[in-house]
Context: one part of a larger RNA
Molecule: small-subunit ribosomal RNA, 3' major domain
Organism: uncultured candidate division WS5 bacterium
RNA sequence: UGACGGGGACCCGCACAAGCAGUGGAGGAUGUGGUUUAAUUCGACGCUAAGCGAAGAACCUUACCGAGGUUUGACAUCCCAGGAAAUCAAGCGAAAGCUAGAUGUGCCUUCGGGAACCUGGUGACAGGUGCUGCAUGGCCGUCGUCAGCUCGUGUCGUGAGAUGUUGGGUUAAGUCCCGCAACGAGCGCAACCCUCGUCGUAAGUUAUUAUGUCUUGCGAGACCGCCUGGGUUAACCAGGAGGAAGGUGGGGAUGACGUCUGGUCAGCAUGGCCCUUACACCUCGGGCUACACACGUCCUACAAUGGCCGUUACAACGCGCUUGCCAAGCCGUAAGGCGGAGCGAAUCGCAUCAAAAGCGGCCUCAGUUCGGAUUGAGGGCUGAAACUCGCCCUCAUGAAGUUGGAAUUGCUAGUAAUGGUGGAUCAGAAUGCCGCCGUGAAUACGUUCUCGGGUCUUGUACA
Numbered sequence: 001u002g003a004c005g006g007g008g009a010c011c012c013g014c015a016c017a018a019g020c021a022g023u024g025g026a027g028g029a030u031g032u033g034g035u036u037u038a039a040u041u042c043g044a045c046g047c048u049a050a051g052c053g054a055a056g057a058a059c060c061u062u063a064c065c066g067a068g069g070u071u072u073g074a075c076a077u078c079c080c081a082g083g084a085a086a087u088c089a090a091g092c093g094a095a096a097g098c099u100a101g102a103u104g105u106g107c108c109u110u111c112g113g114g115a116a117c118c119u120g121g122u123g124a125c126a127g128g129u130g131c132u133g134c135a136u137g138g139c140c141g142u143c144g145u146c147a148g149c150u151c152g153u154g155u156c157g158u159g160a161g162a163u164g165u166u167g168g169g170u171u172a173a174g175u176c177c178c179g180c181a182a183c184g185a186g187c188g189c190a191a192c193c194c195u196c197g198u199c200g201u202a203a204g205u206u207a208u209u210a211u212g213u214c215u216u217g218c219g220a221g222a223c224c225g226c227c228u229g230g231g232u233u234a235a236c237c238a239g240g241a242g243g244a245a246g247g248u249g250g251g252g253a254u255g256a257c258g259u260c261u262g263g264u265c266a267g268c269a270u271g272g273c274c275c276u277u278a279c280a281c282c283u284c285g286g287g288c289u290a291c292a293c294a295c296g297u298c299c300u301a302c303a304a305u306g307g308c309c310g311u312u313a314c315a316a317c318g319c320g321c322u323u324g325c326c327a328a329g330c331c332g333u334a335a336g337g338c339g340g341a342g343c344g345a346a347u348c349g350c351a352u353c354a355a356a357a358g359c360g361g362c363c364u365c366a367g368u369u370c371g372g373a374u375u376g377a378g379g380g381c382u383g384a385a386a387c388u389c390g391c392c393c394u395c396a397u398g399a400a401g402u403u404g405g406a407a408u409u410g411c412u413a414g415u416a417a418u419g420g421u422g423g424a425u426c427a428g429a430a431u432g433c434c435g436c437c438g439u440g441a442a443u444a445c446g447u448u449c450u451c452g453g454g455u456c457u458u459g460u461a462c463a
Base pairs, nucleotide, nucleotide: 001463002462003460004459005458007457008456009455010454011453012452013451015447016446019411020410021409022408023407026300027299028298029297030296031295032294033293034291035290042053043052064286065285066284067283068282069281070280073125077124078123079121080120081119082118083117086103087102088101090099091098092097107114108113127275128274130273131272132271136269137268138264139263140262141260143258148187149186150185151184152183153182154163155162156161167178168177169176193252194251195250196249198220199219200218201217202216203215204214223246226240227239228238229237230236302404306363307362308361309360310359311358318350319349320348324343325342329338330337331336370401375396376395377394378393379392380391381390417439418438419437420436421435422434423433
């Protein structure tokens, strides 16, 4: 000087408390461990792994396994020989591949040849998702959006170092004020950026009868500016007025010096090591989807604040022509099919765009008109192809489950809870993920305690 303390003081955070809804029990989905397997590819492991890489494993993907094949190779550059490219087609074969044929001649040209492409050959080389994230770059997680981390000069100290950065106040903040052997400065904080809320204004197509709403720009507005009180006349704090908004207005982007020898050699790049008729490459099939079990994250429930039936309203964000979104109409109980209008979209469509809510009716506390797992049968869709292993519909079947032990999570307001809806990925395949809007709470006395963090101080045989 740090680090640590079941030392002290002060302060903060959904950290506790006060509340609301859960998880832990059930069934299912999904990830992981384990076990199994020819293979169940690999990575990630407290917080910071486990609906994570994967924004989508039937083939492909695919890295794994089995079998069949290839060896200058699926891909790149160079050299030699032949041939334009290319097209057709025979045999074996699951395909890859192997063997053996036929047709065909383009462009430029200094007529030697050349460009592009194909076949064969030679070796230089290719190739490796093989190892090392403890050799690395880059990127990311985390402490933590915590308020800290430092420097120059000066001063003090033999020195390590200290001072500044401590102190008194104050703040969300090393934010600011005052004081002070310090005076300044940098990276952080804040602000500048995006967005929502109010108003003005301009322009408006495809929106509107019209104004407005709306859309797209530009601007105004909030600064403790005004008043009262407190405070050291300060910083600042409490209250009030006006205001759409009040003390950082809400949300986002933004992550200091560093820590975890944190994560990633499988995104990419890359040193070293290793393989080179194989640890490379191609193909078919299988596996990644296994199942006594254990854990994480979710979905659906256990019902009457409910279930079912009928009826009736009100959204927002988005997406759409790489055969895309698909209307009307018709068929089908339905999934869906036929159909073909319109639209590269404020025009048309997804989508009358919603559901919960409202109104009317039935059910009357029951393993039920709760719950929907499981299984049988019949269908639909995508796709060469749904057996392993997809999704959807209909009929039948109707399991566990009556609110969950110890323990434990999220959330302070348009939040939690709850209802639907859009998108990325994508042929198909979400209860996951990323958004959007509807309905819309309860509680916070307080900081003793738990956890994490900040500042000062104290002890130390630790560094």